[in-house]
RNA sequence: GGCCAGGUAGCUCAGCUGGUAGAGCAUGCGACUGAAAAUCGCAGGGUCACCGGUUCAACUCCGGUCCUGGCCACCA
Numbered sequence: 001g002g003c004c005a006g007g008u009a010g011c012u013c014a015g016c017u018g019g020u021a022g023a024g025c026a027u028g029c030g031a032c033u034g035a036a037a038a039u040c041g042c043a044g045g046g047u048c049a050c051c052g053g054u055u056c057a058a059c060u061c062c063g064g065u066c067c068u069g070g071c072c073a074c075c076a
Stems, first nucleotide, its partner, number of pairs: 001072007010025004019056001027043005049065005
C1' cells in the first nucleotide's frame, strides 16, 4: 500500500428487505429474610466511531475519514 471483518448502554453483543434503539450481565431502588446470599419486580443509562450525501424518514443505503483485528504485498 491492497483486500476482508468489526466500531451500538459501564461490559459482552443483538437489531441492517430504511419506519419511535433492545437483551444479558453490571448499577440503583423495592419485595423476600432476623440479617445476608440467591431469586423476583421496577428504574436509570445511548451524539448507534466521525463528516457529508440520498430520502418524508438513515444504526441500516452511497461517498470520504479515523480506530481495532485478520490476510496479502513491499522495504530493510
A computed fold for a 76-nucleotide RNA from a Planctomycetia bacterium, annotated as transfer RNA. Rfam family: tRNA. About the family: Transfer RNA (tRNA) molecules are approximately 80 nucleotides in length. The coordinates come from a structure-prediction model, not an experiment, and the mean pLDDT is 82.